[in-house]
Notes
A computed fold for a 1620-nucleotide part of an RNA from Rudanella sp., annotated as large-subunit ribosomal RNA, half A. It was read from a public genome assembly.
Context: one part of a larger RNA
RNA sequence: AGCGUCUGGGGGAUGCCUAUGGCUUCUGGUGGCGAGGAAAGACGUGGCAAGCGACGAAAUGCGUAGGGGACCCGCUGGCAGGGGCUGAUCCUAUGGUAUCUGAAUGGGGCAACCCGGCGUGCUGAAGGCACGUCACCUUCUUUAUUGAAGGGGCAAACCUCCUGAACUGAAACAUCUAAGUAGGGAGAGGAAAAGAAAACAAGUAGUGAUUCCGUGGGUAGUGGCGAGCGACAGCGGAACAGCCCAAACCAUCUUCGUUACGGCGGGGGCGGGGUUAUAGGACCUGAAUAAACUUACUAAAACUGAACGAUAAUGGUCUGGGAAGGCCAACCGCAGGGGGUGAGAGUCCCGUUUCGGCAGGGGUUAGUAAGGGUUGGGUAUCCUGAGUAGGGGGAAGCCAGUGGAACUUCCUUUGAAUUCGGCAGUACCAUCUGCCAAGGCUAAAUACGACCAGAAGACCGAUAGUGGACAGUACCGUGAGGGAACGGUGAAAAGGACGGGGAGUACCCGGGUGAAACAGACCCUGAAACCAGACGCUUACAAGCGGUCGGAGCGGACGUGAGUUCCGUGACGGCGUGCCUUUUGCAUAAUGAGCCUACGAGUAACGGUGUCGAGCGAGGUUAAGUACGUUGACGUACGUAGCCGAAGCGAAAGCGAGUCUGAACAGGGCGCUUAGUUCGAUGCUGUUGACGCGAAACUUGGUGAUCUACCCAUGGCCAGGCUGAAGGUGUGGUAACACACACUGGAGGGCCGCACCGAUAAACGUUGAAAAGUUUCCGGAUGAGUUGUGGGUAGGGGUGAAAGGCCAAUCAAACUGAGAAAUAGCUCGUACUCUCCGAAAUGUUUUUAGGAACAGCGUUGCGUGUUACCCAUCUGCAGGUAGAGCGACCAACAGGAUGCGGGGGAGGCACAUCCUACCAACUUCUGAUGAACUCCGAAUGGCGGUUGGGGUGCGUGGCAGUGAGGGGUGGGGUGCUAAGGUCCCAUUCCGAGAGGGGAACAACCCAGACCAUCCGCUAAGGUCCCCAAGUGUGUGCUAAGUUGAACAAAGGUGGUCCGGCUGCCGAGACAGCCAGGAGGUUAGCUUGGAAGCAGCUAUUCCUUUAAAGAGUGCGUAACAGCUCACUGGUCGAGCGGGGCGGGCAUCGAUAAUAAGCGGGCAUCAAGCACAUCACCGAAGCGGUGGAUCAUACGGUGUAAACUGUAUUGAUGGUAGGAGAGCAUUCUGAUUGCGGUGAAGUUGUAGCGUGAGCUAUUGUGGAGCGGUCAGAAAAGCAAAUGUAGGCAUAAGUAACGAGAAUGAGGGCGAGAACCCCUCACACCGAAAGACCCAGGUUUCCUCCGCGAUGGCAGUCAUCGGAGGGUUAGUCGGGACCUAAGGGGUUAGCGAAAGCGAGGCUUUGAUGGACAGCAGGUUAAUAGUCCUGCACUACUUUACGAUGUGAACCAAUGACGGAGUGGAGGGCUUCAUAGGACCGGACGGAAGUGGUCGUUGAGGGGAGUCUUCGGAUGAACCGAAUGGGGGAGUCUGCUUCCAAGAAAAGUUGGGGAAACGUCAGUCGUAGAGUACCCGUACCGCAAACCGACACAGGUGGUCGGGGCGAACAGCCCGAGGUGCGC
Repeated sequence: AGCGUCUGGGGGAUGCCUAUGGCUUCUGGUGGCGAGGAAAGACGUGGCAAGCGACGAAAUGCGUAGGGGACCCGCUGGCAGGGGCUGAUCCUAUGGUAUCUGAAUGGGGCAACCCGGCGUGCUGAAGGCACGUCACCUUCUUUAUUGAAGGGGCAAACCUCCUGAACUGAAACAUCUAAGUAGGGAGAGGAAAAGAAAACAAGUAGUGAUUCCGUGGGUAGUGGCGAGCGACAGCGGAACAGCCCAAACCAUCUUCGUUACGGCGGGGGCGGGGUUAUAGGACCUGAAUAAACUUACUAAAACUGAACGAUAAUGGUCUGGGAAGGCCAACCGCAGGGGGUGAGAGUCCCGUUUCGGCAGGGGUUAGUAAGGGUUGGGUAUCCUGAGUAGGGGGAAGCCAGUGGAACUUCCUUUGAAUUCGGCAGUACCAUCUGCCAAGGCUAAAUACGACCAGAAGACCGAUAGUGGACAGUACCGUGAGGGAACGGUGAAAAGGACGGGGAGUACCCGGGUGAAACAGACCCUGAAACCAGACGCUUACAAGCGGUCGGAGCGGACGUGAGUUCCGUGACGGCGUGCCUUUUGCAUAAUGAGCCUACGAGUAACGGUGUCGAGCGAGGUUAAGUACGUUGACGUACGUAGCCGAAGCGAAAGCGAGUCUGAACAGGGCGCUUAGUUCGAUGCUGUUGACGCGAAACUUGGUGAUCUACCCAUGGCCAGGCUGAAGGUGUGGUAACACACACUGGAGGGCCGCACCGAUAAACGUUGAAAAGUUUCCGGAUGAGUUGUGGGUAGGGGUGAAAGGCCAAUCAAACUGAGAAAUAGCUCGUACUCUCCGAAAUGUUUUUAGGAACAGCGUUGCGUGUUACCCAUCUGCAGGUAGAGCGACCAACAGGAUGCGGGGGAGGCACAUCCUACCAACUUCUGAUGAACUCCGAAUGGCGGUUGGGGUGCGUGGCAGUGAGGGGUGGGGUGCUAAGGUCCCAUUCCGAGAGGGGAACAACCCAGACCAUCCGCUAAGGUCCCCAAGUGUGUGCUAAGUUGAACAAAGGUGGUCCGGCUGCCGAGACAGCCAGGAGGUUAGCUUGGAAGCAGCUAUUCCUUUAAAGAGUGCGUAACAGCUCACUGGUCGAGCGGGGCGGGCAUCGAUAAUAAGCGGGCAUCAAGCACAUCACCGAAGCGGUGGAUCAUACGGUGUAAACUGUAUUGAUGGUAGGAGAGCAUUCUGAUUGCGGUGAAGUUGUAGCGUGAGCUAUUGUGGAGCGGUCAGAAAAGCAAAUGUAGGCAUAAGUAACGAGAAUGAGGGCGAGAACCCCUCACACCGAAAGACCCAGGUUUCCUCCGCGAUGGCAGUCAUCGGAGGGUUAGUCGGGACCUAAGGGGUUAGCGAAAGCGAGGCUUUGAUGGACAGCAGGUUAAUAGUCCUGCACUACUUUACGAUGUGAACCAAUGACGGAGUGGAGGGCUUCAUAGGACCGGACGGAAGUGGUCGUUGAGGGGAGUCUUCGGAUGAACCGAAUGGGGGAGUCUGCUUCCAAGAAAAGUUGGGGAAACGUCAGUCGUAGAGUACCCGUACCGCAAACCGACACAGGUGGUCGGGGCGAACAGCCCGAGGUGCGC
């Protein structure tokens, strides 16, 4: 370390539960709240009080009435203290109070804050307080912005109107669709809207406002006639309801005109009258005076209705901690709904049931009042809705997309009629019919559900159900907005007294409580991953999916033992490359998964179409609705409107078992010779998100310029040094200029260089210190500079010295909500079992090629039915391929012959003629080619027939999948007769196929796996060992380890074996040995030489010979020399010279580890070849046993079905089809189990082919099953799935600036870190000090150390408690204005709203404005205290006096740069007086050291002046002197780019008013003086950066030495040593 067993830890699954939790509905009610201040909040209120709830300064509550009857002071339990039977708490009803914000409304504003006016009051002048009141708009009203009323805002959906997308669909897209949807805006109500015909209809039939439901009907229509869209009437129902004005006419009031002053007329107001179509009314003339109806009030009754009241009936015994359980015996029921009580309770409790109960509601009856309202006749005149109807143009709405387009509505432009009139009836006209526009109101039936009450669920049960049982919380974001997790002790707290260990109020142990403490508060059950401990076996020479098969040893169980069986382990051996997905094909080094647990994907509605079941059947069936039973969202009945079917054909008229076509009585097409329909279940499909997850995008409404870009307003900042423009002055110079020089001067997008701003190069960093930095170098640094504060510009928009840069870590179109579950022909994933069958990767078409449609192939039901199908035999037939051939065509080729014709030459020109080694037709000889040649021509295949075997096939209905294929072999195309290439045909296998062989190896060989078997026989292939079977037999070959085992070529080989052919040979071959191998001549030439042998030439000769080359090789400078050819001898039988053919071998032979026989190895083989015998060898075949299915034949049975037999057959399988089952949750019925122990959980055993089931041990402690049916949120290993938990890496990296620590002492359980001291080190234009912004208690003290702190901690910016911020003068407000904002207005705009100028109001970053020093606290201090001041106002006294609003004027009031002056902050040196220090203790002194000269104010020379005043030196204020010296104050010069506003202040002015009062001024007293901030950090551990983060962050002070210097180095004050 592995396996096993046991015991734990960890974690929180599972089971059970559901408390004020959700989800989905039903019924009833209510349908609003608000200026009488809402909704929503802020802040408060408790004795102690953080949160929730309640309440509001009358604050955890107050009054009154009712109920109720014993406890109460909310959740909440503690301490303290109270209340209550004289009736509390509590419940109901109705009043009171109700801070501040918010429509928010006196004005303002950064919501919950600030500041006012008027009136009254507080002894009241200033100041302050209390109560009341003061917004705007509209309408009416009024002399009058006088008075009154109303409005505003919020709220769930429903409703009306205005405006109005896009994704998407159309497989693209533009009309179209989505859709008048989403969204935006305005408005109303409990409903809204619509609504009493200028309507429908149409058969000369009728209906009679509107709305809603069913139907009509997916019809008529419409429509790139695509996708889609889609009515009306009618019929059946629900509910029902009708009315009023304008006008004519009359009267009156008023106004205007006119008049002959008598009137008349016009306009307007009020009243009467009047309201319609076979017209009505006015008017004229008669008659009658009524009912219905509406509204209001009064009285009484049904019904309804709060808190609440009354309300039946049980005992014993057993078990148990506990009885409601078991057993025995009772009772009630108009009550056996439900919940609780220590386990299942009608009779224990609450209830249930029934009865009772206020105000109010309710609407009936009666009465009163008001309103309203009737009728006959006549028809001369009058009235009956005008910029209207209609027309032209452009649109929209309707089913209707411009169409033949009516009708309705809008814009525009025109423009009638007047009852003898007008409109409509789908262009238009006529007839006919219906109706009367241009004014208005109208309940119910209908829609919705925020709120209240009640009820229900084959809904959930804590990863579920709302996001939420705990919350719109924590947290994230500038903001709009986004948005979690977390339930359970027990019956009862009986929540652990006491003791021990311990630093301990931690934790543990003992002990106690309890039925149980392994129920102990992290608390029911307590699974898995993961982490341990104990014990048994195994493991240190052995390589891999870790299993499986065999198996020794060891340990254990049962058993007396033996023996056997069983359990654990597993030495050693055989075989063996995970799962999923996707693919032609995956161990693949292709995808996905770290592990475990929970969750996680074909559902629903409405249609269509099949199948199955049920009902009825030439019929079937109701829908909406109604009634009843009743309260079961249920049943029954009614309801025949409608639908389907029963008849079809035709374009239609139409005809009809036929009809259409047609001349037809022909032919043909479609029909007829019956079966449907309704409901349920299920397969598939359409429309919907439609199996789940997944875009990039589009649109719409909002939110963002705290980042950043640019702009506006107002402020700040830039050490030091260098250069030396113009101008000026002087001198010289010129007629005068010019010019020159010197000095002066101080310009510049000038130079060097800190701060500051930037970012050149490199390194580091890259899970960082940092989501952009650090270090060193670097650029700009008076300018187009940089920075603070406050503002502006907003998404197809801004801004951009322009990079497509930036617009909150996001930019070729931000963020956020919504349309929305957009769409996704794409990828991934898609969950239990068994049985039967089982594909495709092809054709055609396709904006099509990885998609789809049809066909093909699969499956399943039905029909047909032995034949159409398949195989084989025999037989008939068609054909033009392979081959072959081409004196048989066509095409083309090579050589020869012949040689027409042509070319060339000759011929003195021409002609004739001749020659020709040139080209060459026809013909001919020889040879040979062809996918698109054929005189020929198979095999195979094909089409028929016969016979045999099989048992298909065909038709039709349901449901698919496939339409990427791949390898081998044969035939071809292409290519290179390349490819593991590509495209066809045929076939086979893989795909979807396991087994054996081939070392390994989808498709090569063998062979098709139902299961079991320690039986047999074989196939391919094998038989020396690995490794089952022959070291078999016989004959050869190979020497190369060839080979044995991928494949080697051309070419070479006297390697070897075999077979022919041929040559030589007893006239003596071949080999060996002995001998000869000569002469002309050193051939000639060449050459220095060339003599057989460098080279060249040569009919390379001749001679002697048995034979001997003008020479085969070695050799020499050349010769020489040695050899060979050739010859003789010897030997004595075959030899080999040559060539041909064959077997094996050899070289050719080169790829990266020795690595291409599987290895060892093998040589008369274990190689190769032939022959032959035996054996091994598979999931093949057989034997034995078993399972299921099909078929056949029987049996039982009405059937379905069950069952038997069969030497009958079948059972590999992906996509896919079909069938049968298992499990889970809930429901009904029925039947059971359970404290003597349910579910869950941990093990064990058994059963079933399987999913699974059963029994039982331990745990657990209250629920749970069986059977038959039903209904589903119904089964997980994978989706880079979701959530949680736990591993791994790993005790690894790291612990965040390299400014640095050390010692002693202290507290303490404990000290590197806390405190003290000493020493050391670091910063020192900062790492010191102060002020903003921002933060919001971090400040101080005490007590703590579980967490936080990158270690520790006694410490803390941490936890707990207590304390702390004091203002007339500081900052802000009660003052002012800038940019900009708000309001109002003109104007514009569908609405929302936008919006100048002016007015108004806000808004500091600016203007204005009065306090200093010292002391004091643990923590505040121009704030408290002390001292001395100043400002404003009131008042008193005195004195002086023209005060005074508008208005006018001035001032306020302003740039850059340069350069002076004054002053003396600060600093340094040296002193006086003084203070302090001065070795461990006490005393004294000297020397010495340190500190050290003030503030406001007073004062007023002088200067300026508008004569008011302003400014201001000396000096006083608590002693001096010397050196340096401001950026403060105030001037001056210069330049061009010419540099806020208002308040305030001052002067002038003098209206109203006042008359010596008041007011103003001065002096001196007295008094008054409000609100907010004030702690602490603040270049940082407290701000912005997720952090105690090397980053960022505006202003002020900023000492000494060296130095030009704020550079740099060192030091001071002060701070610090960077939290391993």

Its Rfam family is "Bacterial large subunit ribosomal RNA". Gene Ontology terms of the family: ribosome and structural constituent of ribosome.